The prediction has a mean pLDDT of 82. A computed fold for a 521-nucleotide part of an RNA from Geminobacterium atlanticum LEGE 07459, annotated as large-subunit ribosomal RNA, domain I. Its Rfam family is "Bacterial large subunit ribosomal RNA".
Context: one part of a larger RNA
RNA sequence: GGCUGAUGGUGGAUACCUAGGCACACAGAGGAGAAGAAGGACGUAGCAACCUGCGAAAAGCUUCGGGGAGUGGGAAGCACACGAUGAACCGAAGAUAUCCGAAUGGGGCAACCCUAAAAACACACUACGAAAGUAGUGAUGAGCGAACCUGGUGAACUGAAACAUCUUAGUAGCCAGAGGAAGAGAAAACAAAAGUGAUUCCCCUAGUAGCGGCGAGCGAAGCGGGAAAAGCCUAAACCACUGUCUAAGGAGAGUGGGGUAGUGGGACAGUGAGAUCAGAAGUGAAAGUUAGAUGAAACAGCUGAAAACUGUACCAAAGAAGGUAAAAGUCCUGUAAUCGAAAACAGAAACGGAGUAACUGAAUCCCGAGUAGCACGGUAUAAGAGAAAUCCCGUGUGAAUCAGCCUCGACCACGAGGUAAGGCUAAAUACUACUGUGUGACCGAUAGAGAAAAGUACCGCGAGGGAAAGGUGAAAAGAACCCCGGAAGGGGAGUGAAAAAGAACAUGAAACCAUCAGCUU
Numbered sequence: 001g002g003c004u005g006a007u008g009g010u011g012g013a014u015a016c017c018u019a020g021g022c023a024c025a026c027a028g029a030g031g032a033g034a035a036g037a038a039g040g041a042c043g044u045a046g047c048a049a050c051c052u053g054c055g056a057a058a059a060g061c062u063u064c065g066g067g068g069a070g071u072g073g074g075a076a077g078c079a080c081a082c083g084a085u086g087a088a089c090c091g092a093a094g095a096u097a098u099c100c101g102a103a104u105g106g107g108g109c110a111a112c113c114c115u116a117a118a119a120a121c122a123c124a125c126u127a128c129g130a131a132a133g134u135a136g137u138g139a140u141g142a143g144c145g146a147a148c149c150u151g152g153u154g155a156a157c158u159g160a161a162a163c164a165u166c167u168u169a170g171u172a173g174c175c176a177g178a179g180g181a182a183g184a185g186a187a188a189a190c191a192a193a194a195g196u197g198a199u200u201c202c203c204c205u206a207g208u209a210g211c212g213g214c215g216a217g218c219g220a221a222g223c224g225g226g227a228a229a230a231g232c233c234u235a236a237a238c239c240a241c242u243g244u245c246u247a248a249g250g251a252g253a254g255u256g257g258g259g260u261a262g263u264g265g266g267a268c269a270g271u272g273a274g275a276u277c278a279g280a281a282g283u284g285a286a287a288g289u290u291a292g293a294u295g296a297a298a299c300a301g302c303u304g305a306a307a308a309c310u311g312u313a314c315c316a317a318a319g320a321a322g323g324u325a326a327a328a329g330u331c332c333u334g335u336a337a338u339c340g341a342a343a344a345c346a347g348a349a350a351c352g353g354a355g356u357a358a359c360u361g362a363a364u365c366c367c368g369a370g371u372a373g374c375a376c377g378g379u380a381u382a383a384g385a386g387a388a389a390u391c392c393c394g395u396g397u398g399a400a401u402c403a404g405c406c407u408c409g410a411c412c413a414c415g416a417g418g419u420a421a422g423g424c425u426a427a428a429u430a431c432u433a434c435u436g437u438g439u440g441a442c443c444g445a446u447a448g449a450g451a452a453a454a455g456u457a458c459c460g461c462g463a464g465g466g467a468a469a470g471g472u473g474a475a476a477a478g479a480a481c482c483c484c485g486g487a488a489g490g491g492g493a494g495u496g497a498a499a500a501a502g503a504a505c506a507u508g509a510a511a512c513c514a515u516c517a518g519c520u521u
Stems, first nucleotide, its partner, number of pairs: 001520009016471002020443002022440007029432002031144001039100003042055003046078002050074002061094006070082003105114003121141002123138006148179001149177005159166001163213001189196002200227004210218002231424003234368001238257005244251002262402001264367004268361004277355001282351002288345003292339003298312004313330002315319001321333003373397006380390001404419005458465002478505001481492004
């Protein structure tokens, strides 16, 4: 020096645990803001750095309920207080609520400055005015928010084994806007010689019909079966009234009535009815939500400790779960079951009452115009311009009013279906930042969220990036006192079931470092 073994150190793997996560289901809720939000800054406790709470009335104030012996947050300690004249704590309604922030009297390098009392700007209405604008009135808007939704704009990597049409994809991103859902929606629909009867969503149709450098790939629809079901209002013709303009013929506008359809309807001229259907705002019981209450039944021995074991019992509409010195139906919190609200929220039936009918006639009037159509250019439709219908946009052109017009996949005829160029509409559908309950062949500290609290420490001028880190013990009973030492650390003593649980604290693997022994060079 090597090997082997033992004993220690170091280290923090492993098994165990969970305070934190993950996913899903059901239910609720689906916004909040100029009455100043979201989010912050700074303060605020007797002692107070951080977190939490709160706001100069500052870990809090008032009222009303619940609650019932302790209390002054995490968080001990000292000091001092509060509480059966009912505190703490929980719920409801209020008060207070600095400064910044849409930030809004003016400014500004957010949390500050100046002026000195003012709601800046936009919008709507009113008054004045030719207009610009000025003044007044308005709690109308703005800014924030996870996904879902609608619209605008709109990539590339990629695939095509290269690449350009194509694909990725109308995806991601960006912008605007809205709601609890949004969008769509009551046929100018589908169909096919038979029929259906607004929309939406699911299953199927079907990887079919098709599209496609006919490559890669893309990819329907009707029917059928389900979920849910709900229908309405206007424009016009015509009538009345009130302004305006007028070449005095009329024109045009506002308000009210009228009217709403495809077996065409309505106006118009007659007849005739308040029946029937329908269910806006508002009022609004019970149940419900926001605190809670009652709630069965076991003892002994053993043990450091019993819930385990032994012995003998009991409850059960309760043997879910968690805790308690170990493994508890009967110890605690609970669980089954039952009960409960001064206040606030929410809100069914019912009340309410806008609206709504029918017949006959005639063929005078109306039936949504720079629209439909067409040409050219683009785009959406599964569909790449194709034989390419249909929808939408741009430019140009430009009809008809029911004897009309559109569609039925170029186009024409016949036939069939429908009635465009105005609008509203619940449910079935999508999502989950948030609240409650529950579940898991989900994780268990290199896992599970980045985070067992952290968007912290730290890095970056900035946008932004972004950690590590859990476990004494049942209980601190956290080691008085003595000894060595400057201390760190250790040895006694003591606590404890255990200190080889001593705070660098449960278990304590390996690498690595020592000591001792054996063998060997």